[in-house]
RNA sequence: CAUCUUAAAUCGCUUAAUUCUCUGAAGCGGGGGAACCAAUUUUUUGGGGUGAAGCCAUUCAUGGCAGGGCUAUUUUCAGGUCCUAAUCCGUCAGCUAACUUCGUCAGCGUUUGAGAAAAAGAUG
Numbered sequence: 001c002a003u004c005u006u007a008a009a010u011c012g013c014u015u016a017a018u019u020c021u022c023u024g025a026a027g028c029g030g031g032g033g034a035a036c037c038a039a040u041u042u043u044u045u046g047g048g049g050u051g052a053a054g055c056c057a058u059u060c061a062u063g064g065c066a067g068g069g070c071u072a073u074u075u076u077c078a079g080g081u082c083c084u085a086a087u088c089c090g091u092c093a094g095c096u097a098a099c100u101u102c103g104u105c106a107g108c109g110u111u112u113g114a115g116a117a118a119a120a121g122a123u124g
Stems, first nucleotide, its partner, number of pairs: 001124006011109004018026003027104006037094001046092001047089004054065004067083005073117006
């Protein structure tokens, strides 16, 4: 340089939710909080946060649009498939440097193609 092959596992997925030298740290993630900017029109018709989980219709079960995940290197296109919850603050919070504060749970078992790129192995 050329050709061929590339799996199913003490593996993988959702999630911030992992690791360590472990009375705590690191990493990741969330809230509050100036100037400037925005907002000046909301105040029970309460308001706001985490999250993809919001809006409309409505026969209240569902449907539509939007949104999110998986399809085992990454990415693009197509196909397939699933979800579209829950909960917290307590009358109160726009953004936001410094500063400050909190979380680090829980639940599961997917594998269809084509193009491009990368890596590994074998042969020449």
Molecule: c-di-AMP riboswitch aptamer (ydaO/yuaA leader)
Organism: Sporolactobacillus spathodeae